[in-house]
Transfer RNA from Selenomonadaceae bacterium UBA3796, 77 nucleotides, folded computationally. Rfam family: tRNA. Rfam describes the family as follows. Transfer RNA (tRNA) molecules are approximately 80 nucleotides in length. Gene Ontology term of the family: triplet codon-amino acid adaptor activity. The sequence was found in a public genome assembly. The source organism's lineage runs through Bacteria, Bacillati, Bacillota, Negativicutes and Selenomonadaceae.
RNA sequence: GCGGUUGUAGCUCAGCAGGAUAGAGCAACUGCCUCCUAAGCAGUAGGUCGGGCGUUCGAAUCGCCCCAAUCGCACCA
Numbered sequence: 001g002c003g004g005u006u007g008u009a010g011c012u013c014a015g016c017a018g019g020a021u022a023g024a025g026c027a028a029c030u031g032c033c034u035c036c037u038a039a040g041c042a043g044u045a046g047g048u049c050g051g052g053c054g055u056u057c058g059a060a061u062c063g064c065c066c067c068a069a070u071c072g073c074a075c076c077a
Base pairs, nucleotide, nucleotide: 001073002072003071004070005069006068007067010026011025012024013023019057028044029043030042031041032040050066051065052064053063054062
């Protein structure tokens, strides 16, 4: 340099043949329980869906550019 894959909540991930309010587990917080803690139970909060532009009535999902991580190929006087 070329190509592929990945990027979604604090963490690990689903959702990706477009559809209205984007979800789960864990973690966090509050309450219940307990002498206390842990465990358990109930609930709450938490998201520019990597960034931008575009297509569309409508984009996490499609297209283009850029960024980051990773893999392969090429180059390497």